[in-house]
Molecule: SAM riboswitch aptamer (S box leader)
RNA sequence: CUUGCAUCAAGAGUGGUGGAGGGUCAGGGCCCUGUGAAACCCGGCAACCGGCGGACGCACGGUGCUAACUCCCCCGGUUUUGUGCCGGAGGAUGUGCG
Numbered sequence: 001c002u003u004g005c006a007u008c009a010a011g012a013g014u015g016g017u018g019g020a021g022g023g024u025c026a027g028g029g030c031c032c033u034g035u036g037a038a039a040c041c042c043g044g045c046a047a048c049c050g051g052c053g054g055a056c057g058c059a060c061g062g063u064g065c066u067a068a069c070u071c072c073c074c075c076g077g078u079u080u081u082g083u084g085c086c087g088g089a090g091g092a093u094g095u096g097c098g
Base pairs, nucleotide, nucleotide: 001098003096004095005094006093007092008091013042015041016040017039021032022031023030027073028072029071043066044065045064048062049061050060051058052057053056070090074088075087076086077085078084
């Protein structure tokens, strides 16, 4: 990187460093941000893989996550045409195969 599978409505800080940006890329929207962004550290959440013990649990190791439905944009169906709902695509995370 390709591909298969599973999950994506829950949960998680009045902390330290840091200094202006951030919400995966481009564009648009809408938001967050000096009542301090990103990043790093610590803390925390969860429990996919491993580990341990008898289903189930622990949270020790490997990830992951820690504003907003996966923030919204695309396609199909449905609809009281308002929004909404269902499915898909795209995306994210884990794990297996190549």